This is a predicted structure of a 526-nucleotide part of an RNA (small-subunit ribosomal RNA, 5' domain) from an uncultured bacterium. Its mean pLDDT, the model's own confidence on a scale to 100, is 85. RNAcentral holds the full RNA, with entries from ENA and SILVA. It matches the Rfam family "Bacterial small subunit ribosomal RNA".
[in-house]
Context: one part of a larger RNA
RNA sequence: GGAUGAACGCUGGCGGCGUGCCUAACACAUGCAAGUCGAACGGAGUGUUGAGAGCUUGCUUUUAACACUUAGUGGCGGACGGGUGAGUAAUGUAUGAGCAACCUGCCUUUCAGAGGGGGACAACAGUUGGAAACGACUGCUAAUACCGCAUAAUGUAUACCGGAGGCAUCUCUGAUAUACCAAAGGAGCAAUCCGCUGAAAGAUGGGCUCAUAUCUGAUUAGUUAGUUGGUGAGGUAACGGCCCACCAAGGCGACGAUGCGUAGGGGUUCUGAGAGGAAGGUCCCCCACACUGGUACUGAGACACGGACCAGACUCCUACGGGAGGCAGCAGUGAGGAAUAUUGGUCAAUGGGCGCAGGCCUGAACCAGCCAAGUCGCGUGAGGGAAGACGGUCCUACGGAUUGUAAACCUCUUUUGUCGGGGAGUAACGUGCGGGACGCGUCCCGUAUUGAGAGUACCCGAAGAAAAAGCAUCGGCUAACUCCGUGCCAGCAGCCGCGGUAAUACGGAGGAUGCGAGCGUUAUCC
Numbered sequence: 001g002g003a004u005g006a007a008c009g010c011u012g013g014c015g016g017c018g019u020g021c022c023u024a025a026c027a028c029a030u031g032c033a034a035g036u037c038g039a040a041c042g043g044a045g046u047g048u049u050g051a052g053a054g055c056u057u058g059c060u061u062u063u064a065a066c067a068c069u070u071a072g073u074g075g076c077g078g079a080c081g082g083g084u085g086a087g088u089a090a091u092g093u094a095u096g097a098g099c100a101a102c103c104u105g106c107c108u109u110u111c112a113g114a115g116g117g118g119g120a121c122a123a124c125a126g127u128u129g130g131a132a133a134c135g136a137c138u139g140c141u142a143a144u145a146c147c148g149c150a151u152a153a154u155g156u157a158u159a160c161c162g163g164a165g166g167c168a169u170c171u172c173u174g175a176u177a178u179a180c181c182a183a184a185g186g187a188g189c190a191a192u193c194c195g196c197u198g199a200a201a202g203a204u205g206g207g208c209u210c211a212u213a214u215c216u217g218a219u220u221a222g223u224u225a226g227u228u229g230g231u232g233a234g235g236u237a238a239c240g241g242c243c244c245a246c247c248a249a250g251g252c253g254a255c256g257a258u259g260c261g262u263a264g265g266g267g268u269u270c271u272g273a274g275a276g277g278a279a280g281g282u283c284c285c286c287c288a289c290a291c292u293g294g295u296a297c298u299g300a301g302a303c304a305c306g307g308a309c310c311a312g313a314c315u316c317c318u319a320c321g322g323g324a325g326g327c328a329g330c331a332g333u334g335a336g337g338a339a340u341a342u343u344g345g346u347c348a349a350u351g352g353g354c355g356c357a358g359g360c361c362u363g364a365a366c367c368a369g370c371c372a373a374g375u376c377g378c379g380u381g382a383g384g385g386a387a388g389a390c391g392g393u394c395c396u397a398c399g400g401a402u403u404g405u406a407a408a409c410c411u412c413u414u415u416u417g418u419c420g421g422g423g424a425g426u427a428a429c430g431u432g433c434g435g436g437a438c439g440c441g442u443c444c445c446g447u448a449u450u451g452a453g454a455g456u457a458c459c460c461g462a463a464g465a466a467a468a469a470g471c472a473u474c475g476g477c478u479a480a481c482u483c484c485g486u487g488c489c490a491g492c493a494g495c496c497g498c499g500g501u502a503a504u505a506c507g508g509a510g511g512a513u514g515c516g517a518g519c520g521u522u523a524u525c526c
Base pairs, nucleotide, nucleotide: 001526002525003524004523006522007521008520009519010518013378014377015376016375017374020370021336026334027333028332030331031330032329035076036075037074040073041072043070044069045068046067047066048065049064050063051062052061053060054059055058083289084288085287092214093213094212095211096210097209098208099207102206103205107202108201109200110199111198112197113196115149117147118146124139125138126137127136128135129134155180156179157178158177159176161174162173163172164171165170185194186193187192215261222252223251224250227249228248229247230246231245232244234242264286265285266284267283268279269278270277271276291312292311293310294309295308314325315324316323317322342368344367345366346365350364351362352361353360354359381412382411383410384409391403392402393401394400395399416467418462419461420460421459422458426453430449431448432447433446434445435444436443437442438441470515471514472513473512474511475496476495477494481510482509483508484507485506491498492497
């Protein structure tokens, strides 16, 4: 000198853009943050209309149709999105390879198919336990829920015969034989559409393996028993001591093993002429975690932040028998701290989930609020104006110097701010209506409708210099000097050093210098 997620002191006009618990991965009141589908299913409830019955003539009841709502079964999604950095020095990350050892819901393309049956369980009804949380028993019922049977290859397994290739185990491909494995319907008058099953390929996303790189210290030198390898069996989507039985005695290490400490990694960021050094906040990619520890279930995918079970600590409820909870989601509270914001608005856009769709949900996101904490831009006026005014300060003091064109005064301007008027872009889709084209459910045209921010940005007009400057420094380094006070005192100080009676170094004043809505100090890095 530059830099910062900064803090502190003094000061503070506006706007654009981005930032904002670095400390206690401490504890959390309250609200919200993951639902959706009635076009999978049986019910239940409400409303309207029609018909019938009873009658008290406007009510009760039965039934049918339509519409709406939805607890339950079922499907898809809750593995994404959002947070945090505790752990981890390598089961991580980065770069480059490999899988002849693998999986992949939704999506795309292609081929083939969907025949015929069965038995349940919720809901519901009845009985009943419990303070509650939550149950128990009996009975009834539907399905795109569940289970047999049929159909069956280009699938899977085994056997066998060829062909081609490679990387050692082998891989690909053709033929034959045997065995085994599927399915679901819904909407619509219909056409048809949305789904369902098997297979092949693609895309996307993942899994595994290898090489190299990846902080500190030897005042850490030896370490390791499933340890290293083999055979066999198991397990997995898959390879593998991944697990197990048996056998062998290996494996790693001064090219730093092992143990201790510290730490998420990278793209990047800061600095520097570079080489390097330092950092890893915001944004993007990967990893890990979700009160602490462990476990699996479901599923295409989890060993699952707002799922389950067990144990533990803590908090809460209790009828003392037993139960409930997990903000490192968004706000917010307490605590800690030098220190870090609103218990805001909207799904309008972008994106996500579900749905044929209308749509519903979305603290993702987009906006608004707070903070000079950062960066960039603008303003606090411009031109003229010498009696060089008054006042202040200084001096060699009847006079000069300086403050200083500074002020007054004159002429202008009006950014920003204030007031008044107008007023966006962000909106595309979709849907309704009308029209047209063809491949007949798709496309095109016109019109209407859809904006949280917001009457905001922006534009026009009006009045009016009006409402807007500070902070630090002035001995040298280092730009900027005098007077007064003080008298080794009070004090200053980054280093050298100032102060003991003429202090340009302390305190005040005048003046000056630097930067400027900031300035200085502290902390840290280069």